[in-house]
Context: one part of a larger RNA
RNA sequence: GGAUGAACGCUGGCGGCGUGGAUAAGGCAUGCAAGUCAAACGGCCCGCAAGGGCAGUGGCAGACGAGGUAGUAAAAAGUAGGUACGAACCUUCAAGUCAGGAAUAACCUGUCGAAAGAUAGGCUAAUACUUGAUAGUCCCUUCGGGGUAAAGAUUUAUCGCUUGAAGAUCGGCCUGCUCGGUAUCAGCUAGUUGGUAGUGUAAAAGACUACCAAGGCUAUGACGCCUAGGGGAGGUGAGAGCCUGACCCCCACCGAUGGAACUGAGACACGGUCCAUACACCUACGGGUGGCUGCAGUCGAGAAUCUUCCGCAAUGGACGAAAGUCUGACGGAGCGACGCCGCGUGCAGGAUGAAGUGCUUCGGCAUGUAAACUGCUUUUAUGAGUGAAGAAGUUUAUUGACAUUAGCUCAUGAAUAAGAGGUUGCUAAACUCGUGCCAGCAGCAGCGGUAAUACGAGUGCCUCAAGCGUUAUCC
Numbered sequence: 001g002g003a004u005g006a007a008c009g010c011u012g013g014c015g016g017c018g019u020g021g022a023u024a025a026g027g028c029a030u031g032c033a034a035g036u037c038a039a040a041c042g043g044c045c046c047g048c049a050a051g052g053g054c055a056g057u058g059g060c061a062g063a064c065g066a067g068g069u070a071g072u073a074a075a076a077a078g079u080a081g082g083u084a085c086g087a088a089c090c091u092u093c094a095a096g097u098c099a100g101g102a103a104u105a106a107c108c109u110g111u112c113g114a115a116a117g118a119u120a121g122g123c124u125a126a127u128a129c130u131u132g133a134u135a136g137u138c139c140c141u142u143c144g145g146g147g148u149a150a151a152g153a154u155u156u157a158u159c160g161c162u163u164g165a166a167g168a169u170c171g172g173c174c175u176g177c178u179c180g181g182u183a184u185c186a187g188c189u190a191g192u193u194g195g196u197a198g199u200g201u202a203a204a205a206g207a208c209u210a211c212c213a214a215g216g217c218u219a220u221g222a223c224g225c226c227u228a229g230g231g232g233a234g235g236u237g238a239g240a241g242c243c244u245g246a247c248c249c250c251c252a253c254c255g256a257u258g259g260a261a262c263u264g265a266g267a268c269a270c271g272g273u274c275c276a277u278a279c280a281c282c283u284a285c286g287g288g289u290g291g292c293u294g295c296a297g298u299c300g301a302g303a304a305u306c307u308u309c310c311g312c313a314a315u316g317g318a319c320g321a322a323a324g325u326c327u328g329a330c331g332g333a334g335c336g337a338c339g340c341c342g343c344g345u346g347c348a349g350g351a352u353g354a355a356g357u358g359c360u361u362c363g364g365c366a367u368g369u370a371a372a373c374u375g376c377u378u379u380u381a382u383g384a385g386u387g388a389a390g391a392a393g394u395u396u397a398u399u400g401a402c403a404u405u406a407g408c409u410c411a412u413g414a415a416u417a418a419g420a421g422g423u424u425g426c427u428a429a430a431c432u433c434g435u436g437c438c439a440g441c442a443g444c445a446g447c448g449g450u451a452a453u454a455c456g457a458g459u460g461c462c463u464c465a466a467g468c469g470u471u472a473u474c475c
Stems, first nucleotide, its partner, number of pairs: 001475004006471005013343006019336002026299003030296003035060003040057002043054004067254003077178007085171003090167008098132004107122006138147003152159002180226003187217003192214008229251004233244004256277005279290004307333001309332003315329001316327004346376004356367004381412006390402001419464005424445003430459005440447002
């Protein structure tokens, strides 16, 4: 000198674009953040009807999106490859969609319970469940053969369902190389290393099991301990390098703590289930309920970090045939000079150089064209008017949170707007008074003990400027 997710002190006019819990992965009141489909199904309610509403069964979604960085030094990440594998939704092609059955929720009648909820009997439907048939470009095969599917709705035009093949895209697994500190950690390892046979998985494998062998790693740092999410990137520097990993993007991991599986194409699942633990809440003391590291907000700790806002108008997502519903994703607004950028706080004239103030050699000098005063302008401000793009969705019509917006026009009137640090040298800028090694200053040298340009004040001056200084950290 540059930089920062900064903080602190003094000061503070406006706009645009960014950015804002770095500490306690500490605890959380309240509201919202994941629903949707009545064109799968049977009911109940309102209604004359058309139609509408409601919970339930069922389907799809809930594994995405959003958040955080605790753990992890390798099961991660980056990069270059590989294959023994899988796939809901989407696209293309081919074939099929036959005949039956038994239940159950809702509902009705009861019972228990403070509640959460549980339970007995009865009734009913389905694209829910289930049996049989059929069978190929499917699977197995000793090539003889054996095995495996489906679901309908309906306004008759579609949407579905099953099987197989291919694609798109996404994922699983494996390998090489790269990727912290420490030797005041030197030896580590029995499923350990390999083989055979199995089990298991979508799939390779000591992944697991039995048996057999005795191997495997290590000074090119094994093993241990400490620290840490990785990368794209960011800062600095002429570069080499050094430092960092906020915001944004990719990947990984986590969801009070520990463990487990279920469902499913996909989870061992933040707003699902079960168990245990700690904590908190309700209780009729028998028993229950909960998980903000989602968006706001609150307490706490801290030098320190925002609104319990508006809207689905746009983009995207889920569901739906669609209309549409949901969406704290997202689009916006609010707060903070936290950062960067831009603009303004007026311009011109104006000397017998007013007054005041400071200094003085008492002559004067400085503040200083500065002010007053005269003329002008209106960026900005205030008021009024006008007023967008962002909107496309088959044509018309309709649809804007932002938005009393931006922009444009007019009016008023210099009107609404300057400070901070420094002034001995480094280092741009000095005089007077007060103090008297005191009070104090200070980045380094150093200054202050009675004439201090270094402390405190005043006046002048210098630098930067809506900022200026200080502190912390990096180059």